[in-house]
Context: one part of a larger RNA
RNA sequence: GACCGGGGGCCCGCACAAGCAGCGGAGCAUGUGGUUUAAUUCGAAGCAACGCGAAGAACCUUACCAGAACUUGACAUCCCCUGCAUAACCCGUAAUGGGGCGAAGUCCUUCGGGACAGGGAGACAGGUGGUGCAUGGUUGUCGUCAGCUCGUGUCGUGAGAUGUUGGGUUAAGUCCCGCAACGAGCGCAACCCCUGCCUUUAGUUGCUAGCAAGUGAAGUUGAGCACUCUAAAGGGACUGCCGAUGAUAAAUCGGAGGAAGGUGGGGAUGACGUCAAAUCAUCAUGCCCUAUAUGUCCUGGGCUACACACGUGCUACAAUGGUCGGUACAGAGGGUAGCUACUUAGCGAUAAGAUGCCAAUCCCUUAAAGCCGAUCUCAGUUCGGAUUGCAGGCUGCAAUUCGCCUGCAUGAAGCCGGAAUUGCUAGUAAUCGUGAAUCAGCAUGUCACGGUGAAUGCGUUCCCGGGUCUUGUACA
Repeated sequence: GACCGGGGGCCCGCACAAGCAGCGGAGCAUGUGGUUUAAUUCGAAGCAACGCGAAGAACCUUACCAGAACUUGACAUCCCCUGCAUAACCCGUAAUGGGGCGAAGUCCUUCGGGACAGGGAGACAGGUGGUGCAUGGUUGUCGUCAGCUCGUGUCGUGAGAUGUUGGGUUAAGUCCCGCAACGAGCGCAACCCCUGCCUUUAGUUGCUAGCAAGUGAAGUUGAGCACUCUAAAGGGACUGCCGAUGAUAAAUCGGAGGAAGGUGGGGAUGACGUCAAAUCAUCAUGCCCUAUAUGUCCUGGGCUACACACGUGCUACAAUGGUCGGUACAGAGGGUAGCUACUUAGCGAUAAGAUGCCAAUCCCUUAAAGCCGAUCUCAGUUCGGAUUGCAGGCUGCAAUUCGCCUGCAUGAAGCCGGAAUUGCUAGUAAUCGUGAAUCAGCAUGUCACGGUGAAUGCGUUCCCGGGUCUUGUACA
C1' cells in the first nucleotide's frame, strides 16, 4: 500500500421492516438442460446465461443432415480467344446440372476498345472452419455508486504519505469552517430533450363563444381566430423573501406568495478501473487449418423430436364474477406492392364491387375496464378453457412434417398453491385496453401509449449490496 475478517464507528439503497400483487401447485406459450436423432446448426452459464443473439426457422432464412451436382468456381482483379446476350424446346425432384435442336445477330464508341456473355490457362477467389487466453471495435457488470487522479510544495532513507484526513452539511470529494498544503483534471451538478403554468406570434387540414344559414342529427356551410389545439420564440423557481435552529458559516426545519419549492417529475448522459466477463457467427483482423473441399449450387428433411428437470410468461380456479342487451370517455403510432370508408353476400373468419388518402384533411379507429338494466345463485357450475373431431377462411409456388383465423361439437387439469422466492414508495403497484417494429403469413414476446387507480413506510436491531474512517493477521 491494496485485499480480507462470522473486527469496530458513521452512512446509504424496495436491503430488511410495514404493505399490495405475484412466482413456486394446474393447463398452455416460450427459452434452456437432458435424452433422442441422419441432423436435432452455433453462441450465451451465479448475480451480470435461460420470451437471451432471434425486431418474427413452412421454402428462403440456414450456418445442420441425407441425396444429387460443380471445380478459376455463387463473388473480385489480371491475361488469351470468341461473339452475342437472351428467349423457347427435351431429360431431370431441382440445380448458378446435363443434352442436343435451333431462331436471332444487342448496346455504347474518340473505331483503339468497352458493357455484357461463353470458353481456356493459372496467379488466386472462398470458408458462419479454430483461437474472444493473439486483437480492434462494440457491450454487460459493480453503479448514476461518489469516487479516481495529477502538478508544484512539504514530510519520510525508501515503498509512500500529505492534498482526498478532521468538525458540520448534502442526493453528491455538495458546500462551509479548520488544517503543510496550494491549485488543477476526469467524474457530481449545470448546460440538452419531454412534461407541468403563463405570454407573444401564426390560424389550415385544427377550433366554434357570439352572428347568419341549415338538418332526422352533425362545425355541416358563410363567417371568425376569442377558446382548445398545433409549433416557434420568450417568461417562470433562485433557498429569491420571512421566522426558527446552527459556529455570525454551509445548511436544515417551518411559513408566505405561486401552476410548480428546495435536484418540481421523467429521460439522455455511465469517471479511473474490476471480472484474461461476452462477442473471430454483425463487422474488421494476426496466426493456424482447409483448397475436386471445411468452398459453391439444388431437392427433401432438421432447427418444431420428448420418460423428464429448471427459468420467464399467458389463462384460470370465479359472484369485486360469468353471459346478454343498451350507453360514455383516450393517448400515441402507422398507411401507395399500403391503410381502406361505404354497399352487398356470409352466423363468422372473410369475399365481391367501390370511395377517399402520399395524410392535423381520408383510413386503420367501435378503445376496454366503466355506467345502466336483465339473468345465473355457489355447483367442477352458464366457472375454466386444454384436448380432440368435422366444416370452412386467409397468406403464400407450397400450410403433411410445420402457419394463423372462423363456426359447430367436445369440455381435461384446476376450488388460490410446500420449502423457498420476486417486483413495487405515486399517477407508482395492481388492473384495462390501444398501437408499432420485425413481417407475404405468423406475438401470451419486445418496445411504446393512454384509461381506472391503491395500501404501507414505526424505524435501521437483523439479512443482502455499497460508500467512508479506523483496527488486526498474512503478503510484497

A computed fold for a 476-nucleotide part of an RNA from an uncultured bacterium, annotated as small-subunit ribosomal RNA, 3' major domain. The RNAcentral record of the full RNA draws on ENA, Greengenes and SILVA.